[in-house]
RNA sequence: GGGCCCGUAGUUUAGCCUGGAUAGAAUGCGGGGCUUCGGACCCCGUGGUCGAGGGUUCAAAUCCCUCCGGGCUCGCCA
Numbered sequence: 001g002g003g004c005c006c007g008u009a010g011u012u013u014a015g016c017c018u019g020g021a022u023a024g025a026a027u028g029c030g031g032g033g034c035u036u037c038g039g040a041c042c043c044c045g046u047g048g049u050c051g052a053g054g055g056u057u058c059a060a061a062u063c064c065c066u067c068c069g070g071g072c073u074c075g076c077c078a
Base pairs, nucleotide, nucleotide: 001074002073003072004071005070006069007068010027011026012025013024020058028046029045030044031043032042033041051067052066053065054064055063
């Protein structure tokens, strides 16, 4: 350098193929209950420029283009 995959909450991730509801879950964190105290458990709350920019569209996490970061893989001739 070529091909392919990944990037969504503090962390791990679903959703993307097939566009449409305030983008969901677990965990973490904060508060409360329970407990002698804590853990576990229960309840409530807190959470996202969906890697960046542009395009298409009434409408984009999702489709198209370019770029950034990470990973896997790979030559042919001489």